[in-house]
A computed fold for a 72-nucleotide RNA from a Candidatus Aenigmatarchaeaceae archaeon, annotated as transfer RNA. Rfam family: tRNA. The family's RNA type in Rfam is transfer RNA. From the family's description: Transfer RNA (tRNA) molecules are approximately 80 nucleotides in length. The RNAcentral record of the sequence draws on ENA.
RNA sequence: GUCAGAGUAGUUCAGUGGUAGAACGCCGGUCUCAUGAGCCGGAGGUCGUGGGUUCGAAUCCCAUCUCUGACA
Numbered sequence: 001g002u003c004a005g006a007g008u009a010g011u012u013c014a015g016u017g018g019u020a021g022a023a024c025g026c027c028g029g030u031c032u033c034a035u036g037a038g039c040c041g042g043a044g045g046u047c048g049u050g051g052g053u054u055c056g057a058a059u060c061c062c063a064u065c066u067c068u069g070a071c072a
Base pairs, nucleotide, nucleotide: 001071002070003069004068005067006066007065010024011023012022013021018055026042027041028040029039030038048064049063050062051061052060
């Protein structure tokens, strides 16, 4: 340099056009002499960035940034 893949909660990941979710973690409660486990509840997201299409975009299109891989 060319091509392909990835970027969504603190972490690992779902979600292929119609209310953004799970697990773990975190906070509170319950339980316990206490801690952990279990159980109940809660907080936490400009969906990498900027545009476009659409009644409606995490999702489709374009550009761009970062990371990974292949080729050279």